[in-house]
Context: one part of a larger RNA
RNA sequence: CCUUCGUUAAGGAACUCGGCAAAAUGACCCCGUAACUUCGGGAGAAGGGGUGCCCCCCGGUGUAAAGAGCGCACGCUCUGAGCAUUGAGGGGCCGCAGAGAAUUGGCCCAGGCGACUGUUUACCAAAAACACAGGUGCCUGCUAAAUCGAUGAGAUGAUGUAUAGGUGCUGACGCCUGCCCGGUGCUGGAAGGUUAAGGGAAAAUGUUAUCCUUCGGGAGAAGCAUAGAACUGAAGCCCCAGUAAACGGCGGCCGUAACUAUAACGGUCCUAAGGUAGCGAAAUUCCUUGUCGGGUAAGUUCCGACCCGCACGAAAGGCGUAACGAUCUGGGCACUGUCUCAACGAAGGACUCG
Numbered sequence: 001c002c003u004u005c006g007u008u009a010a011g012g013a014a015c016u017c018g019g020c021a022a023a024a025u026g027a028c029c030c031c032g033u034a035a036c037u038u039c040g041g042g043a044g045a046a047g048g049g050g051u052g053c054c055c056c057c058c059g060g061u062g063u064a065a066a067g068a069g070c071g072c073a074c075g076c077u078c079u080g081a082g083c084a085u086u087g088a089g090g091g092g093c094c095g096c097a098g099a100g101a102a103u104u105g106g107c108c109c110a111g112g113c114g115a116c117u118g119u120u121u122a123c124c125a126a127a128a129a130c131a132c133a134g135g136u137g138c139c140u141g142c143u144a145a146a147u148c149g150a151u152g153a154g155a156u157g158a159u160g161u162a163u164a165g166g167u168g169c170u171g172a173c174g175c176c177u178g179c180c181c182g183g184u185g186c187u188g189g190a191a192g193g194u195u196a197a198g199g200g201a202a203a204a205u206g207u208u209a210u211c212c213u214u215c216g217g218g219a220g221a222a223g224c225a226u227a228g229a230a231c232u233g234a235a236g237c238c239c240c241a242g243u244a245a246a247c248g249g250c251g252g253c254c255g256u257a258a259c260u261a262u263a264a265c266g267g268u269c270c271u272a273a274g275g276u277a278g279c280g281a282a283a284u285u286c287c288u289u290g291u292c293g294g295g296u297a298a299g300u301u302c303c304g305a306c307c308c309g310c311a312c313g314a315a316a317g318g319c320g321u322a323a324c325g326a327u328c329u330g331g332g333c334a335c336u337g338u339c340u341c342a343a344c345g346a347a348g349g350a351c352u353c354g
Base pairs, nucleotide, nucleotide: 001349002348003347004346005345006344007343008342010340011339014338019335027051028050029049030048031047036041038172052093053092054091055090056089058087059086060085061084062083063082066079067078068077069076070075094098106333107332108331109330110329111328112327113325114324118130119129134170135169136168137167138166139165140164146156147155148154173320174319175318176317178250179249180248183247184246185243186242187241188240189239192238193237194236198232199231204226205225206224207223210219211218212217251269252268253267254266255265278312279309290306291305292304293303294302
């Protein structure tokens, strides 16, 4: 010097990103216990007191000798010594200390998030992430939908049957969940437009029996072959509706009140419709340490407000919420070597020798 411990004057978080670590609390009995609340909780809230040993006295519980009474007897009733155990009261004794060692909650206030118990990155993340009960949309009438299987047999679903099964979103509970169907999707519709294979077969082309010829060539039936128009032809798309707890979206400019300021009000442009309730510098606020208030001597954090929301907002739910949390943030009490500022001690290493 390192590791693991013990103790420490005065102070007591001044340490530090942060009370990290340590200290403190701790058992049992008694008293006492707030806001809030879903009336269950919160609660071991908080905060206090007691605890050893000896003697005396009183009581409870268990067992029960002996005695008395009744009874033919078994036995029953009353009183009840002793023993065991337990509680209250009084007196006394000792120590610094009586749950004498060891094991054995620190607490309070306020806020964010998530309702809760639970689950998770085996080996850097346990959480606000996942799940959850509850809510809601969609699909599915049974050989169900959905899934596995080779496009199979077959199987799961299910020996279930819409109070069932599958799937998506949300996530207890309370109060609620606004407007937009123009785009995309889905569902329904069928008048019209468009539209495949197929059906259909017209015109056309090749070939040439024959005919014409300026002898170069030309015309050309049937048959065969090539090619194939009109017409017919479903879904889909176009089209018409519905649907947002489907994907999603939810404006701009100008003016105006008898101080000023502001604008209940008006005008205008655009849109499918222009953000409702609630919340708001927020796990969201760039400017920003916004401004005001609180707490501190001093507070970029925190709490309460304001609203100018760069860029909250209603099941990718909005706002609250008792209880809960090895959660995150701020404050306080207690407590301490975290610190001012270090010291001493112990064990094991390190070091020397073997």
Description
Predicted 3D model of a 354-nucleotide part of an RNA (large-subunit ribosomal RNA, domain IV) from a Clostridia bacterium. The RNAcentral record of the full RNA draws on ENA. The coordinates come from a structure-prediction model, not an experiment, and the mean pLDDT is 86.